Source information:
This is a predicted structure of a 74-nucleotide RNA (transfer RNA) from a Solirubrobacteraceae bacterium. Its Rfam family is "tRNA". About the family: Transfer RNA (tRNA) molecules are approximately 80 nucleotides in length. Rfam classes the family as a transfer RNA.

[in-house]
RNA sequence: GGGGCUAUAGCUCAGUUUGGGAGAGCGCCUGGAUCGCACCCAGGAGGUCGCCGGUUCGAGCCCGGCUAGCUCCA
Repeated sequence: GGGGCUAUAGCUCAGUUUGGGAGAGCGCCUGGAUCGCACCCAGGAGGUCGCCGGUUCGAGCCCGGCUAGCUCCA
């Protein structure tokens, strides 16, 4: 220098044939249960879907560029 993959909640990740609700587990908070803690049960908070732009009535999802990480080639 070139190719490929990845980027979504604090962490690990899911998210359909190109598209119409942003989610799961763990963690955190509140309550219950317990003599108490853990486990367990109920509820809740928590999001610039990496960034910029484009397409579209509508984008986490499609297109382009950029950034970062991993990897391969030179």